The RNA shown here (transfer RNA) has 72 nucleotides and comes from Alistipes sp.
NCBI's taxonomy places the organism under Bacteria, Pseudomonadati, Bacteroidia, Bacteroidales, Alistipes.
[in-house]
RNA sequence: GGCUCUGUAGUUCAACGGAUAGAACACAGGUUUCCUAAACCUGCGAUAUGGGUUCGAUUCCCAUCGGGGCUA
Numbered sequence: 001g002g003c004u005c006u007g008u009a010g011u012u013c014a015a016c017g018g019a020u021a022g023a024a025c026a027c028a029g030g031u032u033u034c035c036u037a038a039a040c041c042u043g044c045g046a047u048a049u050g051g052g053u054u055c056g057a058u059u060c061c062c063a064u065c066g067g068g069g070c071u072a
Stems, first nucleotide, its partner, number of pairs: 001071007010025004018055001027043005048064005
């Protein structure tokens, strides 16, 4: 360089083209406790970027960027 797969919270994963993009863990606060842990409650937090298709895009298409694999 070519081909191919892939990109969603800090992490691991969900989400028929249509509900406010959800869950677990993590983190923060609170209850409890002499303290810590555990348990319970609450909160914070994400669709790589730019176009296109569509009434409507996390989803489909193109390009770019990042990552993985194969190959010369």
It was read from a public genome assembly. Its Rfam family is "tRNA". About the family: Transfer RNA (tRNA) molecules are approximately 80 nucleotides in length.